[in-house]
Record summary
A computed fold for a 565-nucleotide part of an RNA from a Candidatus Omnitrophota bacterium, annotated as small-subunit ribosomal RNA, 5' domain. The source organism's lineage runs through Bacteria, Pseudomonadati and Candidatus Omnitrophota. It was read from a public genome assembly. The coordinates come from a structure-prediction model, not an experiment, and the mean pLDDT is 84.
Context: one part of a larger RNA
RNA sequence: GAACGAACGCUGGCGGCGUGGAUUAGGCAUGCAAGUCGAACGGGAUCCCCAUUUUAAAAUACUUUCGGGUAUUUUAUCGGGGUGAGAGUGGCGCAAGGGUGAGUAACGCGUGAGUAAUUUGCCCUCAAGCUCAGGAUAACUCACCGAAAGGUGGGCUAAUACUGAAUAAGACCACGAACGGAUAUCCGUAUGUGGUAAAAGAUGGCUUAGUUCUUUGAACGCUAUCACUUGUGGAUGAGCUCGCGUCCUAUCAGCUUGUUGGUAAGGUAAAAGCUUACCAAGGCAUUUGACGGGUAGCUGGUCUGAGAGGAUGGUCAGCCACACUGGGACUGAGACACUGCCCAGACUCCUACGGGAGGCUGCAGUCGAGAAUCUUUGGCAAUGGACGAAAGUCUGACCAUGCGACGCCGCGUGCAGGAUGAAGGUCUUCGGAUUGUAAACUGCUGUCACGAGGGAAGAACAGCCUUAAUUCAAAUAGUUUUAAGGUUUGACGGUACCUCGAGAGGAAGCCACGGCCAACUCCGUGCCAGCAGCCGCGGUAAUACGGAGGUGGCGAGCGUUGUUC
Numbered sequence: 001g002a003a004c005g006a007a008c009g010c011u012g013g014c015g016g017c018g019u020g021g022a023u024u025a026g027g028c029a030u031g032c033a034a035g036u037c038g039a040a041c042g043g044g045a046u047c048c049c050c051a052u053u054u055u056a057a058a059a060u061a062c063u064u065u066c067g068g069g070u071a072u073u074u075u076a077u078c079g080g081g082g083u084g085a086g087a088g089u090g091g092c093g094c095a096a097g098g099g100u101g102a103g104u105a106a107c108g109c110g111u112g113a114g115u116a117a118u119u120u121g122c123c124c125u126c127a128a129g130c131u132c133a134g135g136a137u138a139a140c141u142c143a144c145c146g147a148a149a150g151g152u153g154g155g156c157u158a159a160u161a162c163u164g165a166a167u168a169a170g171a172c173c174a175c176g177a178a179c180g181g182a183u184a185u186c187c188g189u190a191u192g193u194g195g196u197a198a199a200a201g202a203u204g205g206c207u208u209a210g211u212u213c214u215u216u217g218a219a220c221g222c223u224a225u226c227a228c229u230u231g232u233g234g235a236u237g238a239g240c241u242c243g244c245g246u247c248c249u250a251u252c253a254g255c256u257u258g259u260u261g262g263u264a265a266g267g268u269a270a271a272a273g274c275u276u277a278c279c280a281a282g283g284c285a286u287u288u289g290a291c292g293g294g295u296a297g298c299u300g301g302u303c304u305g306a307g308a309g310g311a312u313g314g315u316c317a318g319c320c321a322c323a324c325u326g327g328g329a330c331u332g333a334g335a336c337a338c339u340g341c342c343c344a345g346a347c348u349c350c351u352a353c354g355g356g357a358g359g360c361u362g363c364a365g366u367c368g369a370g371a372a373u374c375u376u377u378g379g380c381a382a383u384g385g386a387c388g389a390a391a392g393u394c395u396g397a398c399c400a401u402g403c404g405a406c407g408c409c410g411c412g413u414g415c416a417g418g419a420u421g422a423a424g425g426u427c428u429u430c431g432g433a434u435u436g437u438a439a440a441c442u443g444c445u446g447u448c449a450c451g452a453g454g455g456a457a458g459a460a461c462a463g464c465c466u467u468a469a470u471u472c473a474a475a476u477a478g479u480u481u482u483a484a485g486g487u488u489u490g491a492c493g494g495u496a497c498c499u500c501g502a503g504a505g506g507a508a509g510c511c512a513c514g515g516c517c518a519a520c521u522c523c524g525u526g527c528c529a530g531c532a533g534c535c536g537c538g539g540u541a542a543u544a545c546g547g548a549g550g551u552g553g554c555g556a557g558c559g560u561u562g563u564u565c
Base pairs, nucleotide, nucleotide: 001565002564003563004562006561007560008559009558010557013411014410015409016408017407018406019404020403026367027366028365030364031363032362035092036091037090040089041088047082048081049080050079055076056075057074058073059072060071061070062069063068099322100321101320108246109245110244111243112242113241114240115239118238119237123234124233126231127230128229129228131165132164133163134162140155141154142153143152144151145150171196172195173194174193175192176191178189179188180187181186201226202225203224204223205222206221210220211219212218213217247294248293249292254284255283256282259281260280261279262278263277264276265275266274297319298318299317300316301312302311303310304309324345325344326343327342328341347358348357349356350355377400378399379398383397384395385394386393387392414444415443416442417441424435425434426433427432448506450501451500452499453498454497458492463487464486465485466484467483468482469481472478509554510553511552512551513550514535515534516533520549521548522547523546524545530537531536
């Protein structure tokens, strides 16, 4: 000199863009952060409509043998239709997105390869299918146990839930044999025999052909879309392996028994001591540092520097690891799973003392510790995600808003004229000098802030309606795709921006002045009080302490401290 996720002191007008728990991976009240699908399924609260009579009640009228009966109205119930809440079964999602850096010196990360040792839901492509049956179970209902959390038993019912059978283009397995390519095992192509394993429907449309029936119609059927099953190839994601690189320490020199290798078996999506049994006795290291100890997430980058290098890894992006602490598996395409499950532990809470509940290193917020780090805000309008045919629902991701001079950048706090060089202050050799065109005064301007009026872009869609073309199709129905027109959606926000109005009005400080280092005098103090980055100032004339005037520097900041180069 530059830099910072900074802090402290004094001061503080506005805006834009960024940025903000670095310490206790300490503890957490409260709210929200993962749902969605009725076009998979049974059931159906509520409300509304219709029809009236299935039943009951009330009021009024008529009638009566005083028991009642009839009629009308109202209400409830029953019947039909619509609506479709909250639960439940089922599917997909919840492994993403978001947070943190505790652990980790490691194939963790970076980079370059390998996988002929692998897998991949949703998506795309192509091929082949989608047949026939069955038994349950939740919800519901009944009964019971428990303070609660919750649980037990009986009964009924559905499915794209579950189970069995059929079929098998292709797939897989076994055996046989050929060609080509790799080479450690093998891979590919064509091929023979035998074996193994599938499936689910839903929503529209049409009666064109055909069949049946209870024949204005319905079912089978035909057809479109989505879904389902088995495979091929792809895309994307993931697993595993290897070369090289990756901090300090030798006051750590020897370390190792699943250890190193083999055989067999198991195991995995997959190679492998990954695991087990048996056999062998190996493997690593000594300046190319094993093993141990300390520290640390790694990288793209960032800061500095002419560079080489040094330091660093906050925001943003990629990878990894973790989710109260430790361990474990289940489900699933994917987890050993932040807001899933089980066990143990510590802590907190509820309890009827028998037993239960919880996990902010999500967004806000709170306590604590600390020099120190924000709103318990608005919205799904945009972008993206989950589910859904879609409308849409959900989304503290995200977009916005608030707070903080924490940083960078921009703007302003006026401009021009104005000498009797006013007053006041300070100094003085008492003549004057200086503050100083500075002020007053005169003329002007109108940025920002203030008031008034107008007022955005961010919106493209999707859906629906109309029209035209187009795909499938028997079809002028429906559907797919495309185009045109119409309709509709903004949290920020009446914000940005524009125009007008008034008026110099509301907006300057901080540090320094002995040398380094730009800037000097007076007073006070008297080795005191104090200053200080280094040299050093202060003991009666201190340009170095304190104050004042003046001057210099930077300026909504200035200085100090800390850290890095």